Order: sequence, then structure tokens, then C1' cells
RNA sequence: AGCUAACCAGGCAAUCGCUGCUAGGCAUGUUGAAAAACACGCACGACACAGAGGAAAGUCCGGGCUCCACAGGGCAGGGUGCCAGGUAACGCCUGGGAGGCGUGAGCCUACGGAAAGUGCAGCAGAAAAUAUACCGCCUGAUUUGAACGUAAGAACGAAUCAGGUAAGGGGGAAAUGGUGCGGUAAGAGCGCACCGCGCAGUCGGCAACGAUCUGUGGCAGUGUAAACCCCACUUGGAGCAAGACCGAAUAGGAAUCCUAUGGCGCGGCCCGCGCUGGAUUCGGGUAGGUCGCUUGAGGUUCAUGGUGACAUGGAUCCCAGAUGAAUGAUUGUCCACGACAGAACCCGGCUUAUCGGUUAGCUCAU
Repeated sequence: AGCUAACCAGGCAAUCGCUGCUAGGCAUGUUGAAAAACACGCACGACACAGAGGAAAGUCCGGGCUCCACAGGGCAGGGUGCCAGGUAACGCCUGGGAGGCGUGAGCCUACGGAAAGUGCAGCAGAAAAUAUACCGCCUGAUUUGAACGUAAGAACGAAUCAGGUAAGGGGGAAAUGGUGCGGUAAGAGCGCACCGCGCAGUCGGCAACGAUCUGUGGCAGUGUAAACCCCACUUGGAGCAAGACCGAAUAGGAAUCCUAUGGCGCGGCCCGCGCUGGAUUCGGGUAGGUCGCUUGAGGUUCAUGGUGACAUGGAUCCCAGAUGAAUGAUUGUCCACGACAGAACCCGGCUUAUCGGUUAGCUCAU
């Protein structure tokens, strides 16, 4: 100067609050002669005890729990995608392989299939998946210039045409393996050597895969599947406002009984027409309340097994549970002057935010 892993997250004191909880208090009931015990409850309750996080966040995965759905099979849709292991499970973790980055410690990877089929490959460039010739190089023909030559001719060129050529240039993200020698008119895996690649075998490994091994093929139908697609595996839905229980007042419903020679309206009366009162009981729902709710795949520590994730066993601990929703405020003091940020059913992960600091191991330079 870095890499990896783990940890801390202002400290202390005083005063005043807030939430939970139980010592205790109170009421009622039962037993009892009584003292008291037990049960159940509380708009009683401490000066006792406890009181946010590493991410409580995003709600992106996985599970527990709850309700709904569900004969069996298939299709569609979604998800995952090197191998082996861990786990309740995972898209997570561990170990390994391959590829890439870094001098290095280390880090990163959507890492199955491009020979099933389809699509796409902008710009530039002659040409972008089919083989092609823009410049260049080489050969031939025709025309033509021309050193030289007494002349006939003519080295060496130029233009056009017909061919050959993928060495070189140019071009692009990508141009049909690379280097060298031979070869050739010039060239070319055309031939050869080495490197690389494919296939087969052998050996090592549980496997992915590897080998300084053996043989073989002049050598691949370029890329793209976070394009459609194919293959393998996998996959019900909703979420604690889940869900369970108790349950008023008012309104409405049902049943029974009472009142009907009733009451009210139609401007006074009669007829007629229309409307309907009270009590009791029951059941549903609402407000509200209780449970779910925090003892859990739990923490700490030791031992054992394992490279490790982790597993097994022993000891020990109980560590927020609110519901308009507590976890705070003030003062003093010290320092390194304090970041991101607030539980809401609970766990395992991932991702994102984060002042400053500590510890351990390792790397590079001097």
C1' cells in the first nucleotide's frame, strides 16, 4: 500500500417519563371453626427486572404456521441450469472443476445445448455465413510507351480484357487455426515440423474434469440461447388485515304470544282503501375484547466427527412483544465528537445503506 475473515456501533452519572412483566394488592367464589389454601378476575401494580438492528430496510428468494383448493395423467405458464456435498428448504452456503482479471494475497462468472429447427449479425467493408476478389500479387492475350540496337527487334513498363491467388493491405465485435521451412507463375494444410483443435483409447478422479500418455483426423457447419427454441430437474393459491374464540348498544331478520270491535293517513262524518303496535326468546353480523404473540430449525460454551458448510452429544441461559402503536427527554461529564437507520407472526438467506474504530491471518514494495 493492499487482500480475506470476524467484531464494536459513543461511554458514564443524575432526574423525569413510556411499554411489558411479577413480587405484591384488591374483588368474587369454593373448602374450612379460624388462620389460610385453591380457583377465577382487575381501566390495581412497584423504588424489582427487562426493553430495537447489523442491517429491524428492500419484500427479492426459501421455509415454518394458518386458511382455501386438490382422484389420476397430460399440456400450457413460471423457475432453476458445471460437479459433489450441507440444509427444514432455497435462486443460499461449503469444497472442487473450467474460464476470465490481478505482480500477488485473492477476486469475478445466467458456466446445459449453436451438428433438431427458425431468426438475427447495425455502421464500416469488395465480401458477414454463402463463399466471395476492392487494393495488391501472379499468368496469358491485345493495344501502346521505351533504355538499347545499323536494322530486324527489344530488357523494362502503362492501359484494357480473360484467368489464378486468401500470403500482404484495408475493414470490422467477428473474415474460415498460428509460427517456420518446403513448394509454386503467384499463392494456399498443397506437403512437412512444432504449437493449438477434434475424435478414440489408456490412466487419475464419486463426479465436473484433468494428463508431460498413446493413436488418429489436415482441421472443425463463425457468433448469438439475459433471441425464439430444445433438453433435464422443479413448481397449487393467498397471507397474521392469515386464522380461532367471546361479543354489546342501535338498526334489520326468524319464531311464539298479546293486541284487532285497536292506532295512523285520505282537511269534518260514514263507507271504503292504504299502512302497522307491544312483549319474550333465538340466531347472524358490527363496535369492542381475547388468543394467535414469541421457548425458537433459539443463544452461550465445551467435547467429538468433518478440509469445510455443518452434524451429534453434554452443561447452562431466557434475551422487546407494543396495537395509534413503548424503547425517550433534560442536565452534567469524558473522548476518538458518534454513520446508516426503528421491531409489528417467526426463522434461514440474498441485496442495498452505513461516521469511525478494533482483532487475526496473509500478500506486494522498500